[in-house]
RNA sequence: AGAGUUUGAUCAUGGCUCAGAUUGAACGCUGGCGGCAGGCCUAACACAUGCAAGUCGAGCGGUAACAGGAAUUAGCUUGCUAAUUUGCUGACGAGCGGCGGACGGGUGAGUAAUGCUUGGGAAUAUGCCUUUAGGUGGGGGACAACAGUUGGAAACGACUGCUAAUACCGCAUAAUAUCUACGGAUCAAAGUGGGGGACCUUCGGGCCUCACGCCUAUAGAUUAGCCCAAGUGGGAUUAGCUAGUUGGUGAGGUAAAGGCUCACCAAGGCAACGAUCCCUAGCUGGUUUGAGAGGAUGAUCAGCCACACUGGAACUGAGACACGGUCCAGACUCCUACGGGAGGCAGCAGUGGGGAAUAUUGCACAAUGGGCGCAAGCCUGAUGCAGCCAUGCCGCGUGUAUGAAGAAGGCCUUCGGGUUGUAAAGUACUUUCAGCGAGGAGGAAAGGUUACGUGUUAAUAGCACGUAGCUGUGACGUUACUCGCAGAAGAAGGACCGGCUAACUCCGUGCCAGCAGCCGCGGUAAUACGGAGGGUCCGAGCGUUAAUCGGAAUUACUGGGCGUAAAGCGUACGCAGGCGGUUUGUUAAGCGAGAUGUGAAAGCCCCGGGCUCAACCUGGGAACUGCAUUUCGAACUGACAAACUAGAGUUUUGUAGAGGGUGGUAGAAUUUCAGGUGUAGCGGUGAAAUGCGUAGAGAUCUGAAGGAAUACCAGUGGCGAAGGCGGCCACCUGGACAAUAACUGACGCUCAUGUACGAAAGCGUGGGGAGCAAACGGGAUUAGAUACCCCGGUAGUCCACGCCGUAAACGAUGUCAACUAGCCGACUGACCCCUGAGGGUUGGGUGGCGCAGCUAACGCAUUAAGUUGACCGCCUGGGGAGUACGGCCGCAAGAUUAAAACUCAAAUGAAUUGACGGGGGCCCGCACAAGCGGUGGAGCAUGUGGUUUAAUUCGAUGCAACGCGAAGAACCUUACCUACUCUUGACAUCCACAGAACUUUCCAGAGAUGGAUUGGUGCCUUCGGGAACUGAGUGACAGGUGCUGCAUGGCUGUCGUCAGCUCGUGUCGUGAGAUGUUGGGUUAAGUCCCGCAACGAGCGCAACCCCUAUCUCUAGUUGCCAGCGGUAAUGGUGGGAACUCUAAGGAGACUGCCGGUGACAAACCGGAGGAAGGUGGGGACGACGUCAAGUCAUCAUGGCCCUUAUGGCUUGGGCUACACACGUGCUACAAUGGGGCGUACAGAGAGUUGCGAUACCGCGAGGUGGAGCUAAUCUCAUAAAGCGUCUCUCAGUUCGGAUUGGACUCUGCAACUCGAGUCCAUGAAGCUGGAAUCACUAGUAAUCGUAGAUCAGCAAUGCUACGGUGAAUACGUUCCCGGGUCUUGUACUCACCGCCCGUCACACCAUGGGAGUUGAUUUCACCCGAAAUCGGGAAGCAAACCUUCGGGAUGCUACCGCUUACGGUGGAAUUAGUGACUGGGGUGAAGUCGUAACAAGGUAACCGU
Repeated sequence: AGAGUUUGAUCAUGGCUCAGAUUGAACGCUGGCGGCAGGCCUAACACAUGCAAGUCGAGCGGUAACAGGAAUUAGCUUGCUAAUUUGCUGACGAGCGGCGGACGGGUGAGUAAUGCUUGGGAAUAUGCCUUUAGGUGGGGGACAACAGUUGGAAACGACUGCUAAUACCGCAUAAUAUCUACGGAUCAAAGUGGGGGACCUUCGGGCCUCACGCCUAUAGAUUAGCCCAAGUGGGAUUAGCUAGUUGGUGAGGUAAAGGCUCACCAAGGCAACGAUCCCUAGCUGGUUUGAGAGGAUGAUCAGCCACACUGGAACUGAGACACGGUCCAGACUCCUACGGGAGGCAGCAGUGGGGAAUAUUGCACAAUGGGCGCAAGCCUGAUGCAGCCAUGCCGCGUGUAUGAAGAAGGCCUUCGGGUUGUAAAGUACUUUCAGCGAGGAGGAAAGGUUACGUGUUAAUAGCACGUAGCUGUGACGUUACUCGCAGAAGAAGGACCGGCUAACUCCGUGCCAGCAGCCGCGGUAAUACGGAGGGUCCGAGCGUUAAUCGGAAUUACUGGGCGUAAAGCGUACGCAGGCGGUUUGUUAAGCGAGAUGUGAAAGCCCCGGGCUCAACCUGGGAACUGCAUUUCGAACUGACAAACUAGAGUUUUGUAGAGGGUGGUAGAAUUUCAGGUGUAGCGGUGAAAUGCGUAGAGAUCUGAAGGAAUACCAGUGGCGAAGGCGGCCACCUGGACAAUAACUGACGCUCAUGUACGAAAGCGUGGGGAGCAAACGGGAUUAGAUACCCCGGUAGUCCACGCCGUAAACGAUGUCAACUAGCCGACUGACCCCUGAGGGUUGGGUGGCGCAGCUAACGCAUUAAGUUGACCGCCUGGGGAGUACGGCCGCAAGAUUAAAACUCAAAUGAAUUGACGGGGGCCCGCACAAGCGGUGGAGCAUGUGGUUUAAUUCGAUGCAACGCGAAGAACCUUACCUACUCUUGACAUCCACAGAACUUUCCAGAGAUGGAUUGGUGCCUUCGGGAACUGAGUGACAGGUGCUGCAUGGCUGUCGUCAGCUCGUGUCGUGAGAUGUUGGGUUAAGUCCCGCAACGAGCGCAACCCCUAUCUCUAGUUGCCAGCGGUAAUGGUGGGAACUCUAAGGAGACUGCCGGUGACAAACCGGAGGAAGGUGGGGACGACGUCAAGUCAUCAUGGCCCUUAUGGCUUGGGCUACACACGUGCUACAAUGGGGCGUACAGAGAGUUGCGAUACCGCGAGGUGGAGCUAAUCUCAUAAAGCGUCUCUCAGUUCGGAUUGGACUCUGCAACUCGAGUCCAUGAAGCUGGAAUCACUAGUAAUCGUAGAUCAGCAAUGCUACGGUGAAUACGUUCCCGGGUCUUGUACUCACCGCCCGUCACACCAUGGGAGUUGAUUUCACCCGAAAUCGGGAAGCAAACCUUCGGGAUGCUACCGCUUACGGUGGAAUUAGUGACUGGGGUGAAGUCGUAACAAGGUAACCGU
């Protein structure tokens, strides 16, 4: 410090997710030791049991218990036991009294301020402590304990009597105290203990002294109370709150100011700088994270606050409205004799419960601290320690070195090996920690006692302090630590390994099981699931979950944005607020600097120190960015004062304008009405129909009525804040601009709330209504058509008045100001030069282009989206949703403000490459058109589907499967079926054994096969043996047309013989990409030329290759024959080498020449010559790629599967089935024909297991026979259409030949299923073929025959070749199909066979409404009114004081009143749960209906109503 994820790819926007750190954690797996910390976050739920606050006998009366002494008595062992008495002593139960139980400890319910933090303040109190000044005299009466009586189950009382005090009460004294009218008045106390020389004594003591107390007051310290300012959560879908409320006067009250309380008076106080209300919450130092600023948090430790079962209340006291006190009410629990009582763990342990979850009913007061005490000491669940828990942090260990045969085993493997791996074993060594044993600090200072010294004192007592000696206190503790002993001995796991993210293979599984933080894995070769091996990262831990911060600049103060991504209010005015021109002076609030105080300690940081280190502990420093006070400064901001004119405004003179309002008026047009002429249609559409019209339409002419809107001018022209404004005239009226001179003197800018305006639609009332026209009716279209189109038509559109307040109200761009290159327009002013339809300068508004700059890009660019300033508004992922609820506005419609649950990992912007479009331009093709012939109808052949079957083997399935694989299924082929059989196998290699190989015959069987039998001993040799072959055996293995063409190679089809597809360098762009390859011409062509930020190149095109058309050279048999000789005839022959031909090599054609067009190009058009002319005609040749196209059944091959079978052999059957459908063909339907007879002319092939002549036989297929031929020689082999002639005469025929019967031929082991052919007979359908559809542009179509491959034969009408005869037509590119190229739109990119919307149906989820219903909280009114303070208190009672002894003062109580908790009744508000039914929303597998959007999406889309 970043990374993953939207896309085919890119840049941006934007969310989601990850890597880090942290925790009072929990869970899973695992677990050796120690140190230091931490440990109910939930039920402030309920609590059994024990403990947590006592102490003082030096305050008191005392003596229940314990111990001692004394005395007496008894037993007697003469010093022991027992009893009794005695507070005499140590001590001490209960009690009176003092101090302390207000600290310490716990918890966080409440509390958004009565709290906390920081800093100030004045009107206070303060026990114990310190300081200072004084005092401490003298009296009195009670009450507990106790004793007696008595009530009660108990708790606890009642009455009578006695008694002490540092308990209580007077009196005296009285200030620097309190009060005061300034004269004065008033107020206190307590003693106890130690020691003691004189003196006194009632023998207790007085007295003296010391110590501890007591009282009054002063000062301090500490602690506590009060006040002020600032800060300290969320919600405005909480906007108004408040009657003791705000203030005053007076009084009361308090320790103290104060409405704190009361009486009276006034009507205030708080609030948009957020009052009130609701929800949540203890606050802080700090902790955690972060670079910081911030965010989150408030366990442990420390400070403050609040609370103590819930609510209320006071008492005591220095301090409480009191955790282990009191009273009352309530709930709960317990005891009870039913009458009454008792209790409060949010102290320490512990229990139940809750929960994912949090410990021992431990030891000790040894230390630190606290209470009491003179002290010893006692108490102390504070505290110190221990126990439990890997909860966290830190440290240590589980061994070290060596060790290659790179062991065994595991795993992988290309079978060679690799890896685990120096790892182990083995060898040598060490012993931390744990274990056992021994030793052993420190935490201890006190305290006691002795001696000495000092002080006090009359004192060498005593007391206090100091020094020294002795003594003496440890829970932890089997402490830390040290030493010894033994032995590698007792001690390693967890997660992960697709990317992010370090780490890879095998097996299993087969969209299953499962994983997953995000993206996403899994559908038979999973580095993603599960296991294994290996590896990686951490390590006594490792992972997961939860939570916080970070990354996130994703709330942006530091540090973001708003034209199109979310985001500028529809527009203006304007109060508050914010901001504000120039100059001078004053001030000092802001601002800057210094100083002082404070900012607790701990923590963080720095430097040291102590535990062996570290964590941890500890000393010092720094810091605590803050607040307050004070001094100085005066640039800037503010405030005050005085001026200025550049901002702003006013006056004057003009200018342009659909600016606004009101009233009038004009013409054209539509419609209607009336009348005339006139006759059959009009109208409307893609085409029609509805509609109108013979009752006279439409057309045309004349007249009238009425409403609405203003053609041309008219313009990216004008005006207005926006919405918006359009004939002409008049009136009223707003603003803008120019020029000029003066005036005011900052008067300004922006603007939350607010106010006004605000298209269309809509609403209300009243008018108006020509045209148009929602709704509605009808006609069409359509599968449907509640639409688009047509005919009608009502609201409405118009006017007046009043509402509504929204629009894609858009420049999707808030207003104002300043600055920053230009060029060209049109509008409107002024000035100058000038007269021309002129030129120049300077304003205002309005357009186009464009530099810098900005922008994600597109684009913006002086009219900014540039550079800055001021102010306002708005945004924070998509959906849910601009929705629900609530408020406010509205007559309504609705508007405005405005969420959440839930759900997704995207949604979005701009640009790019493609693809696509019922977008556009250009071009091509038998693509259409123009022609010719077919298919589709019939019969047959053949292939396919379907059906059937034991099997009808398999594959091919739009074009690009279907006379295809198959260039040939009777057996074989053959893969299928039935049946019989074989199991190292029909075939290959290896091993060992036997045998030559081979062959004859017979039997069984359907055959495979089995059994029997005959002949035969070979070849080479170094004599050991070897090679080939055969048989039987063993296992390694063979074998598979079994699966996967979606694991593959190879081959092939197709777009398409279409003209395209790319690269290097350069350039442009942030980038994907672009350029080149586009453009202008041209071509069959990305063919060529020109231009150009491109220049070149490659694969394609073309050419090079083959055949063919012309000529030539060479050669001349088997081919040829002009001339010569010959034959009845024949190149048959002599001969010839001319011709044809054959087959080798050449020539020829290149837009080369001429003319025209073109840009002087490329090229095109025409012509000449030429056998051939513009690639002459054919062929081979197929770019990058597309279709997971086809083929595992040609072959090869990974993986999987079968192995007495899915392999092998054999027989028979099947692939040939047959209601049917389709493709491809053949033959026909006839006269351009059929039949008969005669007759002419090819090319290219094939042939020895072959072609097979002449001849003979047969009607024929064919047979007999065998010449010739291994082929320019022989044979197949007569070419046919054609030509000539005869016949048939339009008919189911002399057309057509299917089908069937009979008789034959040939091939073959064998023609039944199931061959071909021949002859005779039979003579079906069919008379030119619906919708639709195919091929072909010249030697082509059409038509005619010939040959070959395969092959024993053949179902061949197929296929592949060959020649004969031989046309028609093409105006042209509008349309159909396919293709190329440029451009455009796009929400498509598995790419239109795309994407995608809504209803309905089903399931699930959350949510709104809902008659209600059940709670909670708050509030108002009324009722009731405990305890308690306060006030009253005429009744009752009473020790202290006074008394004239009657009583009084004073106190207590009953009782009454005010306030008031709990409780009750009624009303209201808020909130939560639930609710029949219901509304929409979301998500779901491939459901239903349509096709709304994306292309002109097939009616452009969208916004408001």
Molecule: small-subunit ribosomal RNA
Organism: uncultured prokaryote